A computed fold for a 75-nucleotide RNA from a Bacteroidota bacterium, annotated as transfer RNA. Rfam family: tRNA. Lineage of the source: Bacteria > Pseudomonadati > Bacteroidota.

[in-house]
C1' cells in the first nucleotide's frame, strides 16, 4: 500500500426500513434490617462522524474516524 470485519447506556449483548431503541450486570433513591449483605420497588443513562436514498435510516449506500485481522513490497 491492498483487502476483510467491527463500532448501540459505565460494561456485555439484543432489536426492526416505522412513532417514545430493550435486557442483564453496574450506578442513584426508597422499603426491609440494630447495621451490612441479600431481596423488592422506583429511577437516570446510548445508536462513532458527515453526506445520500426514502414519506420514514440505528438498520440500506458512499466517504471519513477509531479498533481488530489477513496479505504484498522494501530493508
Nucleotide at each position: 500500500g491492498g483487502c476483510c470485519c467491527c463500532a448501540u447506556a459505565g460494561u456485555u449483548c439484543a432489536a426492526u426500513g416505522g412513532a417514545u431503541a430493550g435486557a442483564a450486570c453496574g450506578g442513584a433513591a426508597g422499603u426491609u434490617u440494630c447495621c451490612u449483605a441479600a431481596a423488592c420497588u422506583u429511577u437516570a443513562a446510548a445508536u462513532c462522524c458527515a453526506a445520500g436514498u426514502u414519506c420514514g435510516a440505528u438498520u440500506c449506500u458512499u466517504g471519513g474516524u477509531g479498533g481488530g485481522g489477513c496479505u504484498a513490497c522494501c530493508a